[in-house]
RNA sequence: GAGGGAUUAACUCAGCUGGUAGAGUGUCACCUUGACGUGGUGAAAGUCGUAGGUUCAAGUCCUAUAUCCCUUA
Numbered sequence: 001g002a003g004g005g006a007u008u009a010a011c012u013c014a015g016c017u018g019g020u021a022g023a024g025u026g027u028c029a030c031c032u033u034g035a036c037g038u039g040g041u042g043a044a045a046g047u048c049g050u051a052g053g054u055u056c057a058a059g060u061c062c063u064a065u066a067u068c069c070c071u072u073a
Stems, first nucleotide, its partner, number of pairs: 001072007010025004019056001027043005049065005
C1' cells in the first nucleotide's frame, strides 16, 4: 500500500427486510431483613466512533475519515 472485520448505556453485547434503540452486569430509590447479603419492584443512564449524502423516515444504505484487530505484498 491492498483486502476484510469491529466501534450502540459505566462494562459485556443484541438490534434479521430502513419505520420512534434493547438485554444482562453495574448504579440509585423503594419493598423484604434485627442488620448485611440474597430476592422483588421501579428509575436514571445513548447526539448508535466522527463528518457528509440518499430517503417522508437511517444504528441499518452510500461516501470520506479516526482507532483497534486479522490477512496479504
Transfer RNA from a Clostridiales bacterium, 73 nucleotides, folded computationally. The coordinates come from a structure-prediction model, not an experiment, and the mean pLDDT is 82. The sequence was found in a public genome assembly.